[in-house]
Context: one part of a larger RNA
RNA sequence: CUGGGCGUAAAGCGCACGUAGGCGGCUUUCUAAGUCAGGGGUGAAAUCCUGGAGCUCAACUCCAGAACUGCCUUUGAUACUGGAGAGCUUGAGUUCGGGAGAGGUGAGUGGAACUGCGAGUGUAGAGGUGAAAUUCGUAGAUAUUCGCAAGAACACCAGUGGCGAAGGCGGCUCACUGGCCCGAUACUGACGCUGAGGUGCGAAAGCGUGGGGAGCAAACAGGAUUAGAUACCCUGGUAGUCCACGCCGUAAACGAUGGAUGCUAGCCGUUGGCAGGCUUGCCUGUCAGUGGCGCAGCUAACGCAUUAAGCAUCCCGCCUGGGGAGUACGGUCGCAAGAUUAAAACUC
Numbered sequence: 001c002u003g004g005g006c007g008u009a010a011a012g013c014g015c016a017c018g019u020a021g022g023c024g025g026c027u028u029u030c031u032a033a034g035u036c037a038g039g040g041g042u043g044a045a046a047u048c049c050u051g052g053a054g055c056u057c058a059a060c061u062c063c064a065g066a067a068c069u070g071c072c073u074u075u076g077a078u079a080c081u082g083g084a085g086a087g088c089u090u091g092a093g094u095u096c097g098g099g100a101g102a103g104g105u106g107a108g109u110g111g112a113a114c115u116g117c118g119a120g121u122g123u124a125g126a127g128g129u130g131a132a133a134u135u136c137g138u139a140g141a142u143a144u145u146c147g148c149a150a151g152a153a154c155a156c157c158a159g160u161g162g163c164g165a166a167g168g169c170g171g172c173u174c175a176c177u178g179g180c181c182c183g184a185u186a187c188u189g190a191c192g193c194u195g196a197g198g199u200g201c202g203a204a205a206g207c208g209u210g211g212g213g214a215g216c217a218a219a220c221a222g223g224a225u226u227a228g229a230u231a232c233c234c235u236g237g238u239a240g241u242c243c244a245c246g247c248c249g250u251a252a253a254c255g256a257u258g259g260a261u262g263c264u265a266g267c268c269g270u271u272g273g274c275a276g277g278c279u280u281g282c283c284u285g286u287c288a289g290u291g292g293c294g295c296a297g298c299u300a301a302c303g304c305a306u307u308a309a310g311c312a313u314c315c316c317g318c319c320u321g322g323g324g325a326g327u328a329c330g331g332u333c334g335c336a337a338g339a340u341u342a343a344a345a346c347u348c
Stems, first nucleotide, its partner, number of pairs: 003320004007302002012316001014201004021194003025088007033081002035077008049065006091191001092188003095184005103177007110154001115149007125136002162169002206247006215241002220236004258315006266293013297304002321348003330341004
């Protein structure tokens, strides 16, 4: 390079926006670049191929033909692709009327619980475990009642429920704000899809500065256990967890399944709309989601199966035996931790 692949065997970038590029709906006119057909020129010889011939054969050599798949030029064709013009509405978008939602940001606020402090009652234990001990307690603990303070998280509702591109989002109220769905069809008229680079977002942990610190809790200390116990269990406990701003940019960032569009049996739930029917709380239809089962088909099997891993098209990313190694070196980024890009020798 030609291939074959990417749920679990190696392989889908964590997710989005978007530049270049690639690809792109229906009708019609022109053009004739791609494309196709005919003609002309050229495509040296040798080589290759075919048919002959010459060395005793062969290699080799000679003759003839074919070929030289190409390039240039010219005359045509116009289905498809491209280019130019005109039109269309089904893709896409706008408008109007409704709707659901833990979507986001900021501010305020509520109750339960834990802990601490103050006060009352009250007395000898409490706590903890498999059993104990460390620990707390006569300087009055544990328990119980009232009050105060502070921080963090929001029981029930709660649901293979909802929303979000992903990460993720859950007390309540307000303000600002993003997206989505349904119905109507009024408007624009292909405005679309994907997306190398790029840019942004991105759990937890970690880092910087300044706050905060109730509970929990790496590290650490002690008590146990044990042959030992740098653990599991217990008593403590600091970073951290929380807030603001700025970094980091990684995860089993998972549906281990890239995005878009069309097509291909059904049945049963559930969420949000809309329409219809009647016996007015049910049924039927339909659109958009979210689940279970299942046919065709696919699959190595497991399984997937209108939310495809089926049948197709377009675009991107990635894989190419195991180890060495997601390492070294170099580059880029970062305060650092490190991230990213990414080999080879050698070895099986």